[in-house]
RNA sequence: CGAGCCCGUCGGACGGCCGCUGCAGGCAGCGUGAGGCUGCAUGCAGAGGAAAGUCCGGACACCACAGGGCAGGGUGCUGGAUAACUUCCAGGCGGGGCGACCCGACGGAAAGUGCAGCAGAGAGCAGACCGCCGAUGACGCCCGAUCUCACGAUCGGGUCGCACAGGCAAGGGUGAAACGGUGGUGUAAGAGACCACCAGCGUCGUCGGUGACGACGACGGCUGGCAAACCCCACCCGGUGCAAGGCCAAGCAGGGGCCCCGGUUGCCCGCCGAACGGUCCCGGGUAGGCCGCACGAGCACACCGGUGACGGUGUGCCCAGAUGGAUGGCCGUCGCCUGCCGGAAUCGGCAGGUACAGAAUCCGGCUUACAGACGGGCUCGCUAC
RNA sequence: GCGGGCGUCGUUCAAAGGCAGGACCUCAGAUUUCCAUUCUGACGAUGCCGGUUCGAUUCCGGUCGCCCGCU
Numbered sequence: 001c002g003a004g005c006c007c008g009u010c011g012g013a014c015g016g017c018c019g020c021u022g023c024a025g026g027c028a029g030c031g032u033g034a035g036g037c038u039g040c041a042u043g044c045a046g047a048g049g050a051a052a053g054u055c056c057g058g059a060c061a062c063c064a065c066a067g068g069g070c071a072g073g074g075u076g077c078u079g080g081a082u083a084a085c086u087u088c089c090a091g092g093c094g095g096g097g098c099g100a101c102c103c104g105a106c107g108g109a110a111a112g113u114g115c116a117g118c119a120g121a122g123a124g125c126a127g128a129c130c131g132c133c134g135a136u137g138a139c140g141c142c143c144g145a146u147c148u149c150a151c152g153a154u155c156g157g158g159u160c161g162c163a164c165a166g167g168c169a170a171g172g173g174u175g176a177a178a179c180g181g182u183g184g185u186g187u188a189a190g191a192g193a194c195c196a197c198c199a200g201c202g203u204c205g206u207c208g209g210u211g212a213c214g215a216c217g218a219c220g221g222c223u224g225g226c227a228a229a230c231c232c233c234a235c236c237c238g239g240u241g242c243a244a245g246g247c248c249a250a251g252c253a254g255g256g257g258c259c260c261c262g263g264u265u266g267c268c269c270g271c272c273g274a275a276c277g278g279u280c281c282c283g284g285g286u287a288g289g290c291c292g293c294a295c296g297a298g299c300a301c302a303c304c305g306g307u308g309a310c311g312g313u314g315u316g317c318c319c320a321g322a323u324g325g326a327u328g329g330c331c332g333u334c335g336c337c338u339g340c341c342g343g344a345a346u347c348g349g350c351a352g353g354u355a356c357a358g359a360a361u362c363c364g365g366c367u368u369a370c371a372g373a374c375g376g377g378c379u380c381g382c383u384a385c
Numbered sequence: 386g387c388g389g390g391c392g393u394c395g396u397u398c399a400a401a402g403g404c405a406g407g408a409c410c411u412c413a414g415a416u417u418u419c420c421a422u423u424c425u426g427a428c429g430a431u432g433c434c435g436g437u438u439c440g441a442u443u444c445c446g447g448u449c450g451c452c453c454g455c456u
Stems, first nucleotide, its partner, number of pairs: 001381010012334007020046005026040005048356001052367002055365005060241004067269004072237005077091005092106001093104004107232002112230002114226002129172002131168003139161001140159008180198006199223001201220008245291003255282003259278002261273004298317008335354008386455007395409004403439001411427005432448005
């Protein structure tokens, strides 16, 4: 200098004018069915790293204090963190990368059931198309013996060839996948049939580690895939979501029909409530207000413990709360980026751009979107000294 | 705000791990003097991005869009 990896931070600044929401106390006016309301000026506060998707987990609220069984759902290497987790941290194993480092739904296929189209001979206690062999039998050929004057016949042996029954699975070929690999022994040819080494698996033992697992040794049989297919094993999960739920006020007809005990979960039990009760439908009324609701698993800094996630202690701080839904608009200066022009050293001018997005019960995560800027650590390559 | 469901030719429906099919529409041809009907043929799709698998419309995750319920 170039190419890259990981972690973290920020995501415009200042000023002026006009507005919006909340809170505080002040002034003025009005007053309801309840809450008090409206206006004016002052002071203070007023979106995010994702407020998003609603994908997980919890708090909180109601149903029983959330109970039992079945069904159903989720998670899935080990140890830890945490309120909890499909999260995070550290480690193990597997895969990728020269490397920094990254990725992994990563229990069980030897409990059982199932799946594998097409191609191919054969696709799961596999199979024989080409190919290799041909012991044995038949044919041919050759040799020998016997009989015969001879042709020839019979018997025995051999095997260059062909064919069949048969043997084989090394090679070719198909496929995503073909029942371990290499070398040798062996054989008619071959084959874990046998042997040596190697890979993998299982069992046992020793050692290291909390553990996943790793190292070594012995023995064994010869050894495919899919569980984001059913399933088995282990662990976890009750349901509904702030439109939960509670209070107040107003209004209408404590009206009608139908069915029945209802609620809690899909079912059963159990529990609770009621039998002046309830679901559904029709009809009618109201669509005000308050609480929940902003002090919290809170934020900042320092120290301590821990490899780390995280935990502890101390000090300081108070930080949106709307309900058709506020947090905005315009102007100016500066910053940053891009393009053009001019000047030549680090400037000037003009034009354009300045993201994704936006609270609605709250919190911890994950995922997704995002113009650009900054900090720290590390790797590889080239060059120079 | 909270919860649930669905995306397949232009339209409407299938396929449920193994060559994405039917009907209507469109186009072309045949039949007819011409048109309609009818017959034959053609064109044409799994919302998008990843993962599991030999193989994905199907199974899993993310994303985009649409629909429904709850005061």
Molecule: RNase P RNA; transfer RNA
Organism: Acidimicrobiia bacterium